[in-house]
Molecule: transfer RNA
Organism: Bacteroidota bacterium
Order: sequence, then structure tokens, then C1' cells
RNA sequence: GCGGGAGUGGCGAAAUUGGCAGACGCACUACUUUGAGGUGGUAGCGCCGCGAGGCGUGGGGGUUCAAGUCCCCCCUCCCGCA
Repeated sequence: GCGGGAGUGGCGAAAUUGGCAGACGCACUACUUUGAGGUGGUAGCGCCGCGAGGCGUGGGGGUUCAAGUCCCCCCUCCCGCA
């Protein structure tokens, strides 16, 4: 240099004829259970906002009523070829 694959909450990982983003698991927080801890149970757990709400899938742009998903450019990582 050429070809292919990947990037989603703190971590892993779902969501494809384009149709509620974050299911599910782990971690974490509060309460509960215990003499205490662990285990178990219940609730919560991206960001902004007092709130109503708004924003959020590596970065930017495009298509569309609607984009994690399709198209273009860029970044990072992995594999192959030279």
C1' cells in the first nucleotide's frame, strides 16, 4: 500500500427485510436477611435538567417519516496479502 472484520452504559454482551437503544449477565448503590461477613431477596444503577423533558451506539456528514443497522469520509484495534 491492497483486501476483510470489529468499535453499543463501569465491564461482557443482545437488538439485521431499517421500527420503543441498552435485553441478559457481571460489577456497583440502598434496604432486607445475619452476632458480623458471605449467600439469598427487593428496589435502583448512561449523561444533562429541581422538574416537565432533552441528549446518547468511535468522530463527522448523507439517505429516510424513521438509522446501532444503509451510503460517504476519517480515527482506533484485529486478521490476511504484498